Predicted 3D model of a 119-nucleotide RNA (SAM riboswitch aptamer (S box leader)) from Robiginitomaculum sp.
The prediction has a mean pLDDT of 78.
NCBI's taxonomy places the organism under Bacteria, Pseudomonadati, Pseudomonadota, Maricaulales, Robiginitomaculum.
The model forms 94% of the base pairs in the Rfam consensus.

[in-house]
């Protein structure tokens, strides 16, 4: 790392330093001098790797091996603690209305973010 898959409507923040941004990126819309990001300190949340477990398939002499299900930990190894990934972006479909145009709502996909696997 412009690769693979999965997964994102839950959940969970205080203090110190600092000083003007922050919320990917546009457009919106939000937070924020009643103190942004950044750094330090401590907390806390629980997706994935982890740990177990019972049954199934495959398959050995023996061994292991797949996938799902449940449950556990916070001790690791990441992540994360405003707001549906804060909306939308591209796309047909359906419905609404003042109809060559606005709005809603439900799929499908790009883009983003973890996480694990791989270069």
């Nucleotide at each position: 790392c412009a690769c693979u898959c999965a997964u994102u409507a839950a959940g969970a923040c205080c203090a110190g330093u600092g000083g003007a941004g922050g919320g990917a990126u546009a457009g919106g819309c939000c937070c924020u001098u009643u103190g942004a990001a950044g750094c330090u300190g401590g907390a806390g949340c629980a997706a994935c790797c982890c740990c177990g477990a019972a049954a199934g398939g495959c398959g050995u002499a023996a061994a292991g091996c797949c996938g799902g299900u449940c449950g556990g930990u916070a001790a690791g190894g990441u992540g994360c603690u405003a707001a549906g990934u804060c909306c939308u972006a591209c796309g047909g479909c359906g419905g609404u209305u003042u109809u060559u145009a606005a709005c809603c709502a439900a799929c499908g996909g790009a883009a983003a973010a973890u996480g694990a696997g791989g270069g």